A computed fold for an 81-nucleotide RNA from a marine sediment metagenome, annotated as c-di-GMP-I riboswitch aptamer. Model confidence (mean pLDDT): 87 of 100.
[in-house]
RNA sequence: GAUAAAGGCAUACCCGCUGAAAAACGGGGUCGCAAAACCACCGGUCUAAGGGAUUAUUCCUAGGACAGCGGGGCUACCGAA
Numbered sequence: 001g002a003u004a005a006a007g008g009c010a011u012a013c014c015c016g017c018u019g020a021a022a023a024a025c026g027g028g029g030u031c032g033c034a035a036a037a038c039c040a041c042c043g044g045u046c047u048a049a050g051g052g053a054u055u056a057u058u059c060c061u062a063g064g065a066c067a068g069c070g071g072g073g074c075u076a077c078c079g080a081a
Base pairs, nucleotide, nucleotide: 001078008033009032013028014027015026016025018023031068038073039072041071042070043069044066045065046064050061051060052059053058
């Protein structure tokens, strides 16, 4: 990629579970997705345990997190003309 078919993923929310948190994972769910498969390389966003500053209290900080925020890299499924 064809107003086609097959097959796939699963937002919010709920339950369980891990974690300091952000968030991940399992089950349910189904907002959407043509890479909503994978990789934090660039930009961005979230968290701040530890560390630093601070009298308090608050602030700063990623070796944490987000690939369903954008870019980039990389690999793949199905199918007519």

It matches the Rfam family "c-di-GMP-I riboswitch aptamer". Its family is annotated with cyclic-di-GMP binding in the Gene Ontology. From the family's description: GEMM was predicted in a large-scale screen for bacterial structured RNA regulatory elements.